[in-house]
Context: one part of a larger RNA
Molecule: small-subunit ribosomal RNA, 3' major domain
Organism: metagenome
RNA sequence: UGACGGGGGCCCGCACAAGCGGUGGAGCAUGUGGUUUAAUUCGAUGCAACGCGAAGAACCUUACCUACCCUUGACAUCCCAGGAAUCCUCCAGAGAUGGAGGAGUGCCUUCGGGAACCUGGUGACAGGUGCUGCAUGGCUGUCGUCAGCUCGUGUCGUGAGAUGUUGGGUUAAGUCCCGUAACGAGCGCAACCCUUGCCCUUUGUUGCUACCAGUUCGGCUGGGCACUCUAAGGGGACUGCCGGUGAUAAACCGGAGGAAGGCGGGGACGACGUCAAGUCAUCAUGGCCCUUACGGGUAGGGCUACACACGUGCUACAAUGGGCAGUACAAAGGGUCGCAAUACCGCGAGGUGGAGCUAAUCCCAAAAAACUGUUCGUAGUCCGGAUUGGAGUCUGCAACUCGACUCCAUGAAGUCGGAAUCGCUAGUAAUCGCGAAUCAGAACGUCGCGGUGAAUACGUUCACGGGCCUUGUACA
Numbered sequence: 001u002g003a004c005g006g007g008g009g010c011c012c013g014c015a016c017a018a019g020c021g022g023u024g025g026a027g028c029a030u031g032u033g034g035u036u037u038a039a040u041u042c043g044a045u046g047c048a049a050c051g052c053g054a055a056g057a058a059c060c061u062u063a064c065c066u067a068c069c070c071u072u073g074a075c076a077u078c079c080c081a082g083g084a085a086u087c088c089u090c091c092a093g094a095g096a097u098g099g100a101g102g103a104g105u106g107c108c109u110u111c112g113g114g115a116a117c118c119u120g121g122u123g124a125c126a127g128g129u130g131c132u133g134c135a136u137g138g139c140u141g142u143c144g145u146c147a148g149c150u151c152g153u154g155u156c157g158u159g160a161g162a163u164g165u166u167g168g169g170u171u172a173a174g175u176c177c178c179g180u181a182a183c184g185a186g187c188g189c190a191a192c193c194c195u196u197g198c199c200c201u202u203u204g205u206u207g208c209u210a211c212c213a214g215u216u217c218g219g220c221u222g223g224g225c226a227c228u229c230u231a232a233g234g235g236g237a238c239u240g241c242c243g244g245u246g247a248u249a250a251a252c253c254g255g256a257g258g259a260a261g262g263c264g265g266g267g268a269c270g271a272c273g274u275c276a277a278g279u280c281a282u283c284a285u286g287g288c289c290c291u292u293a294c295g296g297g298u299a300g301g302g303c304u305a306c307a308c309a310c311g312u313g314c315u316a317c318a319a320u321g322g323g324c325a326g327u328a329c330a331a332a333g334g335g336u337c338g339c340a341a342u343a344c345c346g347c348g349a350g351g352u353g354g355a356g357c358u359a360a361u362c363c364c365a366a367a368a369a370a371c372u373g374u375u376c377g378u379a380g381u382c383c384g385g386a387u388u389g390g391a392g393u394c395u396g397c398a399a400c401u402c403g404a405c406u407c408c409a410u411g412a413a414g415u416c417g418g419a420a421u422c423g424c425u426a427g428u429a430a431u432c433g434c435g436a437a438u439c440a441g442a443a444c445g446u447c448g449c450g451g452u453g454a455a456u457a458c459g460u461u462c463a464c465g466g467g468c469c470u471u472g473u474a475c476a
Base pairs, nucleotide, nucleotide: 001476002475003473004472005471007470008469009468010467011466012465013464015460016459019424020423021422022421023420026315027314028313029312030311031310032309033308034306035305042053043052064301065300066299067298068297069296070295073125077124078123079121080120081119082118083117086103087102088101089100090099091098092097107114108113127290128289130288131287132286136284137283138279139278140277141275143273148187149186150185151184152183153182154163155162156161167178168177169176193267194266195265196264198235199234200233201232202231204229207225208224211223212222213221214220238261241255242254243253244252245251317417321376322375323374324373325372326371333364334363335362338357339356343352344351345350383414388409389408390407391406392405393404394403430452431451432450433449434448435447436446
């Protein structure tokens, strides 16, 4: 100087408390451990691994296994020889591949050849998702959006170092003020950026419709651009004003005005560093290793197994509910390899067909909870939907291993969950639906969007994590 303490003081955080809803019990989905297996590819492992890499394993992906094949190789550069390329058919085979036959002659040219591509050969080489993340770059997690981490000069100390950065106040903040052997400065904080909340200007089509007219009653049509909205530019909030407290300071408390008030809400943004944290399987890369194989191709299988254990979710156990009928109100997205309306067929998944739309125009598109009416009457039920049988739809070369969905039948566990444990402080929790990425198909996951919309916070004694000062130490 740090680190640590079942030392002290001050302070903060959904950290506790106060509340609301969950998990832990059930069924299913998904990930992991374990076990099994020819293989169940690999990685991630307290917080910070476990719906994680994977924004999507039937083949492909795919790295694994089995079998069958190739050896200058699927890919790159160089050399030699031949042929343009390319396309079609047949045979053997699981296919890779092997064999046979046919069509075909392009572009430039100094007529030697050249460019591009294909085949054969030679060796230099290719190739490796093989090992080492404890050799590395890059990227990332975490402490933590915590308020800290340092430097120059000066001063003090033999020195390691100290001071500044401590102290008195204050703040979300090393934020600011005052004091001060320190005076300044840098990286962080804040602000500058995006979004949302109010107003103005501009723009009016594909958007809007107050007013006028027509109307098939649909902003549908002609006017119109007020309003909503669109998307560009401005304004607006600064403790600016008033009162009080305070050291006359910084600031805090209350008030006015205001759409918004003291950081208005949300996001992006992550200091010096810690964990030899994670990743050699995104990529790059040192070293080591393989080179008729640890490289490459193909078919089939596996990654989907299942006495069990754990994590994360979904659906429930019902009446604030289930069923049936009627009837409202969104936002944000996506669409030409696509989204697909009206219509017709089917109980339905869906099919036929194709208007319109490169989209403020057309489509996906029905928002759902809510509301109104009716039924059920506390029951393993008109709750719950697992499982299984049958019949189908769609995607795709192909749904057996191993897809999603529909209909009929079946109708399991489950009556609110032990010890324990998680999230959340406001348009939040809870609850309800909608969309997108990936994607042929395949979400209860992920990322977004809006609808309805709470309760509680006395307080900081205690458990957890962190910051500052101080103290002890035989620790570094």